[in-house]
RNA sequence: GCCGACUUGGCUCAGUGGCAGAGCAGCUCCAUGGUAAGGAGCAGGUCGUGGGUUCGAUUCCCACAGUCGGCU
Numbered sequence: 001g002c003c004g005a006c007u008u009g010g011c012u013c014a015g016u017g018g019c020a021g022a023g024c025a026g027c028u029c030c031a032u033g034g035u036a037a038g039g040a041g042c043a044g045g046u047c048g049u050g051g052g053u054u055c056g057a058u059u060c061c062c063a064c065a066g067u068c069g070g071c072u
Base pairs, nucleotide, nucleotide: 001071002070003069004068005067006066007065010024011023012022013021018055026042027041028040029039030038048064049063050062051061052060
């Protein structure tokens, strides 16, 4: 230099056009003589950045940034 994959709560990941979700972690409550396990609930996200398409974009297109891999 060229090619490809990925970027979504604190962490690991779903979601492939129509109000953003799960598990773990956090907080509250239940339960116990008490703790752990268990049960119920709550909070937490400008979906990497900027444009474009569309009535509507996390999703499709382009550029850029970052991470990883391959080729030379």

Transfer RNA from a Candidatus Daviesbacteria bacterium, 72 nucleotides, folded computationally. The RNAcentral record of the sequence draws on ENA. It matches the Rfam family "tRNA". It is annotated as a transfer RNA. Model confidence (mean pLDDT): 82 of 100. NCBI's taxonomy places the organism under Bacteria, Bacteria candidate phyla, Candidatus Daviesiibacteriota.